RNA sequence: CCCGAGAAAGGCACAACCGCCGAGAGGCGGUGUCGCAAAGCCACGGGUCCCAAGGAGUGGGAGCUCCUCGAGGACCGCCGGGCUGCCGAAG
Numbered sequence: 001c002c003c004g005a006g007a008a009a010g011g012c013a014c015a016a017c018c019g020c021c022g023a024g025a026g027g028c029g030g031u032g033u034c035g036c037a038a039a040g041c042c043a044c045g046g047g048u049c050c051c052a053a054g055g056a057g058u059g060g061g062a063g064c065u066c067c068u069c070g071a072g073g074a075c076c077g078c079c080g081g082g083c084u085g086c087c088g089a090a091g
Stems, first nucleotide, its partner, number of pairs: 002091001003088002011036002016031006034077001040083003044080003047075004051070001053068006
């Protein structure tokens, strides 16, 4: 360094619910405990979602669905990549 034990100490916290913020995706705090060896950090590549714009289908219409797109945004607990890092047995 790889690796990650039915090891120890500790850490994080899905869904749901409550409060606050946001147009929304979502964020923050609390309860919670599905999971996690980087579930620490960075939107860098892909992806998903929201919003705006353009287009197509459908509909009497309101609308709904799909595609494209952005020097708009969200998610790192979707997959890669980068940076940092606790502990430790076997190999």

Model confidence (mean pLDDT): 87 of 100. c-di-GMP-I-GGC riboswitch aptamer from a Coriobacteriia bacterium, 91 nucleotides, folded computationally. The organism belongs to Coriobacteriia, within Bacteria.